[in-house]
Context: one part of a larger RNA
RNA sequence: UGACGGGGGCCCGCACAAGCGGUGGAGCAUGUGGUUUAAUUCGAAGCAACGCGAAGAACCUUACCAAAUCUUGACAUCCUUCUGACCGACUCUUAACCGAGUCUUCUCUUCGGAGCAGAAGUGACAGGUGGUGCAUGGUUGUCGUCAGCUCGUGUCGUGAGAUGUUGGGUUAAGUCCCGCAACGAGCGCAACCCUUAUCUUUAGUAGCCAGCAUUUCGGAUGGGAACUCUAGAGAGACUGCCGGGGAUAACUCGGAGGAAGGUGGGGAUGACGUCAAAUCAUCAUGCCCCUUAUGAUUUGGGCUACACACGUGCUACAAUGGCGGAUACAAAGGGAAGCAAGAGGGUGACCUGGAGCAAACCCCAUAAAGUCCGCCCCAGUUCGGAUUGUAGUCUGCAACUCGACUACAUGAAGUUGGAAUCGCUAGUAAUCGCGAAUCAGAAUGUCGCGGUGAAUACGUUCCCGGGCCUUGUACA
Numbered sequence: 001u002g003a004c005g006g007g008g009g010c011c012c013g014c015a016c017a018a019g020c021g022g023u024g025g026a027g028c029a030u031g032u033g034g035u036u037u038a039a040u041u042c043g044a045a046g047c048a049a050c051g052c053g054a055a056g057a058a059c060c061u062u063a064c065c066a067a068a069u070c071u072u073g074a075c076a077u078c079c080u081u082c083u084g085a086c087c088g089a090c091u092c093u094u095a096a097c098c099g100a101g102u103c104u105u106c107u108c109u110u111c112g113g114a115g116c117a118g119a120a121g122u123g124a125c126a127g128g129u130g131g132u133g134c135a136u137g138g139u140u141g142u143c144g145u146c147a148g149c150u151c152g153u154g155u156c157g158u159g160a161g162a163u164g165u166u167g168g169g170u171u172a173a174g175u176c177c178c179g180c181a182a183c184g185a186g187c188g189c190a191a192c193c194c195u196u197a198u199c200u201u202u203a204g205u206a207g208c209c210a211g212c213a214u215u216u217c218g219g220a221u222g223g224g225a226a227c228u229c230u231a232g233a234g235a236g237a238c239u240g241c242c243g244g245g246g247a248u249a250a251c252u253c254g255g256a257g258g259a260a261g262g263u264g265g266g267g268a269u270g271a272c273g274u275c276a277a278a279u280c281a282u283c284a285u286g287c288c289c290c291u292u293a294u295g296a297u298u299u300g301g302g303c304u305a306c307a308c309a310c311g312u313g314c315u316a317c318a319a320u321g322g323c324g325g326a327u328a329c330a331a332a333g334g335g336a337a338g339c340a341a342g343a344g345g346g347u348g349a350c351c352u353g354g355a356g357c358a359a360a361c362c363c364c365a366u367a368a369a370g371u372c373c374g375c376c377c378c379a380g381u382u383c384g385g386a387u388u389g390u391a392g393u394c395u396g397c398a399a400c401u402c403g404a405c406u407a408c409a410u411g412a413a414g415u416u417g418g419a420a421u422c423g424c425u426a427g428u429a430a431u432c433g434c435g436a437a438u439c440a441g442a443a444u445g446u447c448g449c450g451g452u453g454a455a456u457a458c459g460u461u462c463c464c465g466g467g468c469c470u471u472g473u474a475c476a
Stems, first nucleotide, its partner, number of pairs: 001476002003473003007470007015460002019424005026315008034306002042053002064301007073125001077124002079121006088103005106115003127290002130288003136284002138279003141275001143273001148187006154163003167178003193267004198235007208224002212222003238261001241255005317417001321376007333364003338357002343352003383414001388409007430452007
């Protein structure tokens, strides 16, 4: 100087408390451990691994296993020789890859050849998701959006170092004010950026319709430019104004006006560093290793196994509910190898067909919870839907291992969950549906969107984490 203390002081955070809803019990989904297996590819491991890499394993992916094959190679450059193709179509063969055959089939030219492509050969080499993240770059997590981390000059100290950065106030903040052997500065904080909340203005189609006509009653048409909206430009919030407190300061409390008030809400933004944290399997890369195999191709299997254990979720256990009928109101997105309307068929998944739309135009697309009417009457039920049987639909060469969905039948556990434990302070929790990425198909996951919309916070004694000052130390 740090680190640590079941030392002290001050302060903060959904840290506790006050509340609301969960997990832990059930069934299922998903990840992991373990076990099994020919293989169940690999990585991730307290917080900060475990719906994580994976925004999507039937083949492919795929790295694993079995079998069958290839050896200058699936891919790149160079050299020699030969050919004129390569691609494509058809036939044979194979489990498939491989292989054999037929048809079709290059350009320029000074006619020497050149370009390009294919085949064969030779070796230089290719190749490796093989090892080492404790050799590395790059990227990322975490403490933590915590308020800290430092430097120059000066001063003090023999020196390590100190001072500044401590102190009195204050703040979300090393934020600001005052003081002070310090004076300044840098990286952080804040602001500048995006979005949202209000208004003005410009513009008026594909969006809008107040007033005026027409009307098939549909902004449909004429028309309008007001309103909504869209998207450009601006305004607006700054403790600016008033009062109290305060040291006349910083600031703080209350008020006015205002759409918004003291950082208005949300996002992006992550200092010096810590954890030899994670990643050699995104990529790059040193060294080591393999080179008729640890490389490459293909078929089939596996990653989907199942006495069990854990994490994360979904659905429930019902009456604030379930079912049937009628009916209202979104936002944000996507669409051409695509989204697909009206119409017709089917109980349905879906099928037939195809208007329109590269989309403020057309489509996906009925939002659901809600409201109204009716049934159920507290039960393992008109709750709950697992499991299983049968018949189907769709995607796709192909749904057996191993897809999703539909109909009928079946109708398991479950009556609110031990110890323990998690999230959340406002348009939040809770609850309700909608969309997208990935994607042929395959979400209860992820990322977004809106609808309805709470309760509680006395307070900082305690638990956890953190910041500043100080004290002890046999630790570095």